[in-house]
RNA sequence: AGAGUUUGAUCCUGGCUCAGAACGAACGCUGGCGGCGUGCUUAACACAUGCAAGUCGUGCGCGAUUGGGCUUCGGUCCAGUUGAGCGGCGAACGGGUGCGUAACACGUGGAUAAUCUGCCUUUGGGCUCGGAAUAACCUCUCGAAAGAGGGGCUAAUGCCGGAUAAGCCCACGGGAGCUUCGGCUCUUGUGGGAAAAGGUGGCCUCUAUUUAUAAGCUAUCACCUGAAGAUGAGCCCGCGGCCCAUCAGCUAGUUGGUGAGGUAAUGGCUCACCAAGGCUAAGACGGGUAGCUGGUCUGAGAGGAUGAUCAGCCACACUGGAACUGAGACACGGUCCAGACUCCUACGGGAGGCAGCAGUGGGGAAUAUUGCGCAAUGGGCGGAAGCCUGACGCAGCCACGCCGCGUGAGUGAUGAAGGUCCUAGGAUCGUAAAGCUCUGUGGAGGGAGAAGAAUAAAGCCGGUGAAGAGAAGAGCCGGCCUUGACGGUAUCCCUUUAGCAAGCACCGGCUAACUCCGUGCCAGCAGCCGCGGUAAUACGGAGGGUGCAAACGUUGCUCGGAAUUAUUGGGCGUAAAGCGCGCGUAGGCGGCUUGACAAGUUGGAUGUGAAAGCCCUGGGCUCAACUGAGGACGUGCAUUCGAAACUGGACAGCUAGAGUAUCGGAGGGGGUGGCGGAAUUCCUAGUGUAGAGGUGAAAUUCGUAGAUAUUAGGAGGAACACCUGUGGCGAAGGCGGCCGCCUGGACGAUAACUGACGCUGAGACGCGAAAGCGUGGGUAGCAAACUGGAUUAGAUACCCUGGUAGUCCACGCCGUAAACGAUGAGAGCUAGAUGUUGCGGGUAUUGACCCCUGCAGUGUCGCAGCUAACGCAUUAAGCUCUCCGCCUGGGGAGUACGGUCGCAAGAUUAAAACUCAAAGGAAUUGACGGGGGCCCGCACAAGCGGUGGAGCAUGUGGUUUAAUUCGACGCAACGCGCAGAACCUUACCUGGGUUUAACAUCCCGGGAAUCUUUUGGAAACAGCGGAGUGCUCGCAAGAGAACCGAGUGACAGGUGCUGCAUGGCUGUCGUCAGCUCGUGUCGUGAGAUGUUGGGUUAAGUCCCGCAACGAGUGCAACCCUUGUCUUUAGUUGCCAUCAUUAAGUUGGGCACUCUAGAGAGACUGCCGGUGUCAAACCGGAGGAAGGUGGGGAUGACGUCAAGUCCUCAUGGCCCUUAUGACCAGGGCUACACACGUACUACAAUGGUGAUUACAAACCGUUGCGAACCCGCGAGGGGGAGCCAAUCUCAAAAAGCCGGCCUCAGUUCGGAUUGGAGUCUGCAACUCGACUCCAUGAAGUCGGAAUCGCUAGUAAUCGCGGAUCAGCAUGCCGCGGUGAAUACGUUCCCGGGCCUUGUACACACCGCCC
Repeated sequence: AGAGUUUGAUCCUGGCUCAGAACGAACGCUGGCGGCGUGCUUAACACAUGCAAGUCGUGCGCGAUUGGGCUUCGGUCCAGUUGAGCGGCGAACGGGUGCGUAACACGUGGAUAAUCUGCCUUUGGGCUCGGAAUAACCUCUCGAAAGAGGGGCUAAUGCCGGAUAAGCCCACGGGAGCUUCGGCUCUUGUGGGAAAAGGUGGCCUCUAUUUAUAAGCUAUCACCUGAAGAUGAGCCCGCGGCCCAUCAGCUAGUUGGUGAGGUAAUGGCUCACCAAGGCUAAGACGGGUAGCUGGUCUGAGAGGAUGAUCAGCCACACUGGAACUGAGACACGGUCCAGACUCCUACGGGAGGCAGCAGUGGGGAAUAUUGCGCAAUGGGCGGAAGCCUGACGCAGCCACGCCGCGUGAGUGAUGAAGGUCCUAGGAUCGUAAAGCUCUGUGGAGGGAGAAGAAUAAAGCCGGUGAAGAGAAGAGCCGGCCUUGACGGUAUCCCUUUAGCAAGCACCGGCUAACUCCGUGCCAGCAGCCGCGGUAAUACGGAGGGUGCAAACGUUGCUCGGAAUUAUUGGGCGUAAAGCGCGCGUAGGCGGCUUGACAAGUUGGAUGUGAAAGCCCUGGGCUCAACUGAGGACGUGCAUUCGAAACUGGACAGCUAGAGUAUCGGAGGGGGUGGCGGAAUUCCUAGUGUAGAGGUGAAAUUCGUAGAUAUUAGGAGGAACACCUGUGGCGAAGGCGGCCGCCUGGACGAUAACUGACGCUGAGACGCGAAAGCGUGGGUAGCAAACUGGAUUAGAUACCCUGGUAGUCCACGCCGUAAACGAUGAGAGCUAGAUGUUGCGGGUAUUGACCCCUGCAGUGUCGCAGCUAACGCAUUAAGCUCUCCGCCUGGGGAGUACGGUCGCAAGAUUAAAACUCAAAGGAAUUGACGGGGGCCCGCACAAGCGGUGGAGCAUGUGGUUUAAUUCGACGCAACGCGCAGAACCUUACCUGGGUUUAACAUCCCGGGAAUCUUUUGGAAACAGCGGAGUGCUCGCAAGAGAACCGAGUGACAGGUGCUGCAUGGCUGUCGUCAGCUCGUGUCGUGAGAUGUUGGGUUAAGUCCCGCAACGAGUGCAACCCUUGUCUUUAGUUGCCAUCAUUAAGUUGGGCACUCUAGAGAGACUGCCGGUGUCAAACCGGAGGAAGGUGGGGAUGACGUCAAGUCCUCAUGGCCCUUAUGACCAGGGCUACACACGUACUACAAUGGUGAUUACAAACCGUUGCGAACCCGCGAGGGGGAGCCAAUCUCAAAAAGCCGGCCUCAGUUCGGAUUGGAGUCUGCAACUCGACUCCAUGAAGUCGGAAUCGCUAGUAAUCGCGGAUCAGCAUGCCGCGGUGAAUACGUUCCCGGGCCUUGUACACACCGCCC
């Protein structure tokens, strides 16, 4: 110090969340020791039991008992113990709790001239004479008890009276000083008033009895009365610290006065009378919550939260009320009354108060022992010893917190075993362990053993000791002696053993730390974002790792981060946020100058700001936590002395702000009265006739009772065309025909007057479009509601015919609008350019313009600057000042409740529960649009031929089946994988058999291999014989290679799953013209530029321009083929010339054709025109070919989780006597049906029979197979020739020529079926092809819809090839014949570029109500 999260990405706004620290905590898991602290936050709920306040016999009487003395034995005296009582002091402290309290309760600083103060200290004076009671005790009575009452006796330091009075108090006077002018203090005079108590010890100087005692004296502790101090307390005041205005008015002892009462004391504290005041927006009154503070936690600080422990103050003591006693209480362990509760009871009546310490129940997530001791510190009483003390000191319980220590240290690589992972090599746990060498904190055993304890107190001894007759004593000094709960604890020493002592959370990002297995949107996780649907680093386990460590996590709460309430330190054009506008009250702020004042301000001094805490420096516990000491700080308050710049109050001036005056022009500014014309509608009359009106098209509607149209006249209401303009006026809403009257404001000029008179403005008040409301008018047009007609799936709409409120006027309400510039008002400052409105000045002019210039408005562009960007930019959203209003995530909601206003509608003010992790602004790139522009494509159009109807073939779906194996599903699956399922193929089904296997490698032992007879069986397979021995080496034993069968296990095998784990390959957009990069530049950034623009092209093809300049990949070209020519070469090809033949058959030739090598050729090269002197286009010439000549191959970045695990390869998973492998048979060929793709047709441009002509390309030795013969034919026989420019397949067909058919279900069409055959093949039943004879179905050109094709193309005709034993209407090729049409780009589909809108980004098959 920040981070995550809105988006495809970006910047911003904005909320949510996290990392930190902290805790009187709780919960989960774990747990070795010690020190120091802390420990009912909830029920101020109820409490059993014990203890927590007594003490004094040196105040008093009495009684019991013990010891002693005396005794007349009745008793009495002394000493000590003990009991209750009278009396004194204490019990008002200490301890607990936080209910109440928003208050002078607390804090802080003052004040008391308005007060008190026991015990204590200092000091003055005094301590006299009497009296009457009463408890205890005795006795009687009542009562269950608690207790009560009557009678009798008695004491005091108890009570009362008298005396005395230095001083004190009161009243009335005099004087002095001070004063806040109220009074206070001192002094003085007169009058009046109020005191006391003794106890104990000692002594004999004085007096009396005389050993000694009493009076007395003395000492000491008490007592009374003053003065002073200290301490403590009371009362009063200034200032400070919670929330709600949805609490706005409150108040009758209320506010004040006079008098009285009361108090320690002021005061309405109380009372009587009088007056009518007092408080309040700077928040009264009311409601809610709460003890306050020092401090504590957090924070850089300012702040925020909090008020456990410790300390100060307050309040309370079962609840409420009251007083008594007392120095002090309205009293925690006192009294009285009332109430609730609990207990006792003889039912009549009584007793009690843990918010003291323990403890119990209850509540609760949750908080301890019914401990020891007064040894220390402190307190009460006492002269003292001492007693009492749950204050306190200690111990116990709890990891509740902080701090410290330990669980071992060193060495140790075969990197052991084992676990985990693995690419199978290894890696890791890991020097970790073991082993070796050590140590001994804690633990265990044994022993020693504190400090805390003092100048102890007291006692004893010694010394000193004013006054006093003296001694003694108090006091002081020294010595001796005694006292420890904790505790035999801390600590120390010895012995012992590495032995007895590590967990928790986390490991997707934030956030340090990764793999395997299991699971499969299940189980679960999660603080936020989010994980999990078969390869999860996010679930659960494991290994490993990270963090902390006797703890670790979770939850809760607080502060921080959060500048997310912003004083420090935010905002309001579009993100939340400027009131619709004005006038103006309080308040806030305020021009220039002089001199005084000193409230603010500022400097110094003084007092205070308790201690503890925080901070600093030392000290003590071995360290630390903890703690003792000193210092600093304490930002505050008060008093006082200075300063005078600024603010302020008061005085005096000024004129630049503001206003007034005079002159002037502009204006839809407002109010009111009148006037005007055009138009609509209606009425009357005329002309006139069948329609009019309305719409996309119609209909409702009007019209023969005369509409619409047209002419004339009239009525009535409303609004004012043109002018009209980012022109004018007004605060805003708003204002528009013309004229008059009344009236507001702004502006310009002049500089005469006033002299800061100003700005803003919470409340208040006023104005305020449209709609709406009330009353009364008015109503032409328009027109919510309503009606009808259309549209539509529907149409409570859009369109049409009508039509009422309303719109208009008067008066009164309402008070809201996207009331917007979404921009509050005022003032100053900060480049310009250019329009326009109003008024001036200058120059000039006859005048109007033009030009320069000032002020006031109103626009556009633009610099600096600002802004998240868009944009704003002298009319600021710039730089500053003043004042007001408003905002604080989205939804709920501008809603509910309450208040105010309103006739109502409603307006205004204005929440919460709950819920989400976003909601939002601006800009970017895409995609999309029934947005725009430009342009392509058999995309449409123009044409030709089809599909969809029929039959059949084939594929698919579906159904069926033991199985009908699997995959492919819009284009881009469906004659697709399959270039060919009878067996095989084959993956499927049934059945039979097999298990190291059908296939590969290794090991062991045996046999060469191989051929063959035969049995069972459907075969696989199982069994029985026979023949036969090879090759290489060799030491002649044997060994080895290949092969066969047997065995063992490592392994084989899988067309099993996942194409959404993959490679490779392929389809598609699309042969569309695009897709990108480097550097530079622009932008905060995503990104942009380049690639856009102007032309052009088939093309991001080329040219020009340009903050871009270049480059890559695509395009094009290079490649193949075809079209022309040249050349080379002529066999198997060819034949012009020569010879020859039936025949290029042969000789000959290579000119031609052809073949196949090499070249040439075409480049917008030439000409003309158009075009930007361009690219290019148009036309032409030449040429076989012309603008890419035709065709092919060639497929950018990417998209579709497209297809394929069944071509192949491959991760993971699964099967292993089976999901592997073998065999036989069946199936993939099924068939109510639906779809796709083909074939053949429906016929005469045809069919049929016959004659006849012309190809190209390919294949052929397991082959093609000629001639010839046989068969109607398929075919058979035959075998020449050919490993092919030689031979063969091979007949090309359409075509041409002439014949028949004559429009029919036919001489069309050929399905189907019967019969007979051929061929291939182990085998044609399921299930092949072909032939012949017979049969002769549907079908007469095909609904909606839909496909292909732009030239050697469509259409049509045949030929060949792959696969293949056989089996194409499919596929791949080849040639023959050979068209029609394209005006054009509006529309459909697809695509490219630019632009625009977007709330889409899974991207319109979106989003969303």

A computed fold for a 1409-nucleotide RNA from an uncultured prokaryote, annotated as small-subunit ribosomal RNA. RNAcentral holds the sequence, with entries from ENA. The prediction has a mean pLDDT of 83.